A computed fold for an 85-nucleotide RNA from uncultured Desulfitobacterium sp., annotated as Glycine riboswitch aptamer. Its mean pLDDT, the model's own confidence on a scale to 100, is 79. Lineage of the source: Bacteria > Bacillati > Clostridia > Eubacteriales > Desulfitobacterium. Of the family's consensus pairs, 84% are formed in the model.
[in-house]
Order: sequence, then C1' cells, then structure tokens
RNA sequence: CAGGACUCUGGAGAGUUCCGGAAAGGACGCCGAAGGGGCAAGUAGCGCGACGCUAUAAUCUCUCAGGCAAAAGGACAGAGAGUGA
Repeated sequence: CAGGACUCUGGAGAGUUCCGGAAAGGACGCCGAAGGGGCAAGUAGCGCGACGCUAUAAUCUCUCAGGCAAAAGGACAGAGAGUGA
C1' cells in the first nucleotide's frame, strides 16, 4: 500500500389492503440496495473505406428471484484484525 473472505458499526424503498386465529398460501397493488437479465452517446479493437462489426458499466433499466409491521436480509460506507507485496 492492497482485493476477496472474516469481525464490529451505520444502512433506504414499497399494502395499517382483502381471505386466513397467526404464519404459510392466495387475490389485487407496490419496491429495488442480495442475486440475476438487458443496454453504449463514450471508449478500445477490426475492416482500405463508407460506415459497419465486435467487446465493454452502473446506484441506469427489467422485476425472474427477493422484498413491502418487527426480526432477518441488505448494495454501499467506515473501522479493525489477519494475510500478501
């Protein structure tokens, strides 16, 4: 100085709906910050070139999954220890 994993801390959004004793499940309505899918003005490369082709991202977008009291989870951020150079 440094990535992943580990520990601690912070951490948003969306139904106080209906059926069900509750949960689960179902109906309808919603959310995006686990995960997953998609995309290029730009950038890089290829083609003599026209312009075309290929590749490439997210907190963007889609909502498959997940979620919509609390709990849990939670992208991301800070700190710590350890490891490596």